[in-house]
RNA sequence: GAGCCGGAGCGGGAGAGCCCCCGUGGACGAGGCGGGGCACCGAAGGAGCAAACUCCCCGGAAUCUCUCAGGUACAGCUACCGCUUUCGGCGA
Numbered sequence: 001g002a003g004c005c006g007g008a009g010c011g012g013g014a015g016a017g018c019c020c021c022c023g024u025g026g027a028c029g030a031g032g033c034g035g036g037g038c039a040c041c042g043a044a045g046g047a048g049c050a051a052a053c054u055c056c057c058c059g060g061a062a063u064c065u066c067u068c069a070g071g072u073a074c075a076g077c078u079a080c081c082g083c084u085u086u087c088g089g090c091g092a
Stems, first nucleotide, its partner, number of pairs: 003090004007085006017038001019037006039072003045068001046066003053059001
């Protein structure tokens, strides 16, 4: 020391029931909290698979598939993208 990867900061960022029932609470209400039920979403995470490659086997991706987890008004989170970085690693 170009560049690459990761971390951090800022910005953008979708989808799907503000569902139903029970308990609690309270005032026989509502919000809140807890439990159960069915339906739905896929872009935290997780899992599965193709071809090329290989004598063969192993290996072999995702925005695909599954839905364990997570989520389904608002909010929050979010893969991914852009910019920044006196952060870390590799480094022609």

Description: This is a predicted structure of a 92-nucleotide RNA (Glycine riboswitch aptamer) from Prauserella shujinwangii. The organism belongs to Prauserella, within Bacteria. The sequence was found by an Rfam model in a public genome assembly.